[in-house]
Parts: sequence; structure tokens; C1' cells
RNA sequence: UUAUCACGAAAGGCCGAGGGAUUAGACCCGCUGAAGCCUUAGCAACCCUUUAACUUUAAAGAAGGUGCUAAAUUCUACUAAUUGAAAUUUCAAUUGGACAGAUAA
Repeated sequence: UUAUCACGAAAGGCCGAGGGAUUAGACCCGCUGAAGCCUUAGCAACCCUUUAACUUUAAAGAAGGUGCUAAAUUCUACUAAUUGAAAUUUCAAUUGGACAGAUAA
């Protein structure tokens, strides 16, 4: 820089109190074992392989390089539109966008 981010997929061992990226709030997970490390298994299909088409797409695959395996990236924060309430500028809800972040090339 580009693409994707409401799908999907867990057991065991070591260890022992925190964790869900950061700040704030909310809400959750956790001694019936968090985070971390290791093993095995799985998911997905970015890179990749094959085939067809032919300049970019479709289908199939999973050996290898990554990634992932609670909850939408757990939700909100900034902004636009719409709707509603209170009463002239606030609050709430829904949808979209932005910011931030994650992963791949």
C1' cells in the first nucleotide's frame, strides 16, 4: 500500500490468577483452572497446487509458509442520515461511514 474482518474450528500436559490490544465506560470469561509455553487435532483458504477459461475469473484441493479455534474486531466512544422522546438543543435507537486494531500478501 492492497484485501478481508456478523461464517467456521478444541482436547491433553506444565503452570497458577488473571484475561477479553490500548484509554474510559458497559458487559462477559476465569481456581469446574485465566494468561503463557508445549503436543496433538481441527477450521479457513491469504500465499500456494491443479483444471477450465483467458487477463482476470470460476471450480476443486490442502503437501508446505502464515493465521485462527468464547461472545461481530464482545459492545460503545468521532461523524452523517432517519426515527422517537424531551423541549431548541440534548438524549435514545437503527443504519452507513471514519478512526483505531487484527491477519495476509
SAM riboswitch aptamer (S box leader) from uncultured Aureibaculum sp., 105 nucleotides, folded computationally. The sequence is in RNAcentral, with records from MGnify. The source organism's lineage runs through Bacteria, Bacteroidota, Flavobacteriia, Flavobacteriales and Aureibaculum.